[in-house]
Context: one part of a larger RNA
Parts: sequence; structure tokens; C1' cells
RNA sequence: UUGGGUUUAAAGGGUCCGCAGGCGGUCGAUUAAGUCAGAGGUGAAAUCCCAUAGCUUAACUAUGGAACUGCCUUUGAUACUGGUUGACUUGAGUAAUACGGAAGUAGAUAGAAUAUGUAGUGUAGCGGUGAAAUGCAUAGAUAUUACAUAGAAUACCGAUUGCGAAGGCAGUCUACUACGUAUUUAGUGACGCUCAUGGACGAAAGCGUGGGGAGCGAACAUGAUUAGAUACCCUGGUAGUCCACGCCGUAAACGAUGGACACUAGUUGUUGGGAAUCAUCUCAGUGACUGGCAAGCGAAAGUGAUAAGUGUUCCACCUGGGGAGUACGAUCGCAAGAUUGAAACUC
Repeated sequence: UUGGGUUUAAAGGGUCCGCAGGCGGUCGAUUAAGUCAGAGGUGAAAUCCCAUAGCUUAACUAUGGAACUGCCUUUGAUACUGGUUGACUUGAGUAAUACGGAAGUAGAUAGAAUAUGUAGUGUAGCGGUGAAAUGCAUAGAUAUUACAUAGAAUACCGAUUGCGAAGGCAGUCUACUACGUAUUUAGUGACGCUCAUGGACGAAAGCGUGGGGAGCGAACAUGAUUAGAUACCCUGGUAGUCCACGCCGUAAACGAUGGACACUAGUUGUUGGGAAUCAUCUCAGUGACUGGCAAGCGAAAGUGAUAAGUGUUCCACCUGGGGAGUACGAUCGCAAGAUUGAAACUC
């Protein structure tokens, strides 16, 4: 490479957008590039293959045939693919009406809790643990009452709930955006799918500048435990956690399952619409469950219309374990590091 694979054995890119490229709905007309058929030319000789012959045989050599699966020219065929052209509506998208949600951005605001401060009441403990101690407290703590200030997070509702491409998103209100679904007609008429390179977004931690700092809390300092205890437990506590702007670009970024389309049993919850208005029925979306398949697949666990089934198409990735996601080089980054990514050697 061919082949075979990618939930859990190696292997789906973190997610989306999208140029090139690849693939692409129905019905005609035309063309004849791909495709198919015929003919002609060429495809040196040797080699290879087949049949004979010559050296005593063989190797070897000679003669003949076949082959050289290719290329060029030309004449035809037109189902499929392609090109050109015309038409269509079911794919795709647009408008109208209705509805939906923790989707986003910005601003405003509410209550509970916590901490701190001031003042009042009040007196000897509080706190913490398996048990203690460090710690706080007669300079009046803990407890309790009133007021004030601050930052962060939003109990109940709340749910196999909902929304978002993913990361993710939750008090309430407002403004500005985006998105999705259904219905009916109207109108466009294949405008589609996927996507190397590229671009955008991307938890937490971390970095830079400036703010903020209640609680929590790496590091650190104590107290315990222990043979030891650089831990688990306790008391404190700095970065950080929060905000604005700019970097970083990684995660068990997981459904460990790439995207799109078609087909192949049922049950049930939920959202929206329609019919009916009594039960209910139906359409579309979304999500879940069960066991058996009616099936199938799978090594099994399991999966099973949200497939890991049956097919088409495009992209990404894998090829024994270790060495190693390391070295070197390159690109990016303020740095931390990220991306790309071997070999010797060894089993």
C1' cells in the first nucleotide's frame, strides 16, 4: 500500500463556520469527455510463456507462435456519469401567524445567610474533636437585640425538566440580539451534504495591567494523630476564587459513540399544533424506559428508529508493549507551556 477497523481491546478531531476538493433530487432535449464495440497503426530485439530442433542430457542456444493487458488515429453505440439547455417540487431556504425556553449581551434591583463595625442586655466561658490541644475571651467573648457597611452566591419552585454548536447556562425586572417548533397558504426552484488548509468560540487552573476581597482556601504556620506523619482531623491563613480588558487553548472537552440522508417493531413521559369536546384520535418536535425482538448486530457487556441494525456519501483517526506524547527541528506564547512529532535500544 491492499485489506480490516475506531462505545469499553490501538483508533472520532473539544465544537462550529467554511474556500479548494469529493459526493449529489425528478422529467425531457442535445452533446459524446468518461464508458462500451469495430477497424487501422504502433507497441525494437533480447527476456517471460508454449511448441519443436541442436550440443550424449541439462544448463545453454536456435526457429516458430503467442503475448506485450499500453498508446495514437478513425468509425459507431448512448443505458449510466459528465457538459450545455429547458421544465418540475418532494430536498434546501424565504415570508405570514402562533408559541417556546436556566440561549446570549448590557443595565437595574430583591430577600435570606455570612463577616465586620457601633450601641444595648448579660457573665464565664466559647470554639473544636474519635478524644484533645493550638485559637478566641474579665481590656467583657460566646449568646441575644437594634442600626450600619461589604463582597459573593441565588434556598423553596427543581424534575431521567428546559435551552445552547460545544464549552456551558438558574433570584426578579427592563432593553437589545440570536435561535427553535408548529400551522397554513404564498413565493424561489436543487440554491444541497461534507470539508484538508484556514477562521471563530472554547470548563478549570495559570499569566499580564488595574480594581475588589465577605466566605472558602493551594502555599505556609501551628495543634493533634502516629514508630514516623513534610498527610488524612483541628485552629489560623497568602495567592486565587469576584469585576474590566488582554493572553493561554488544554480536560475522563465523555454518549469514552464525527456529520448528513434514506429504510427497518412496539410501550411511555413531555412540548406545540390540529380534529373532537366524553373517552380520545392524529401530526410534528423533544426526551426517557422496559423486556423481548417482529429483526439485526456484537467477543461479550450490551445496543436496539437519538443504533453499536441495513445502505449511500464526505471528513478525522488506528496498525504489538515499552522507550514517548519523550528528543530534535519548526510554529505559536510574556511565561507556564501548547501544537506537530521520531529513532536507537529493549521485550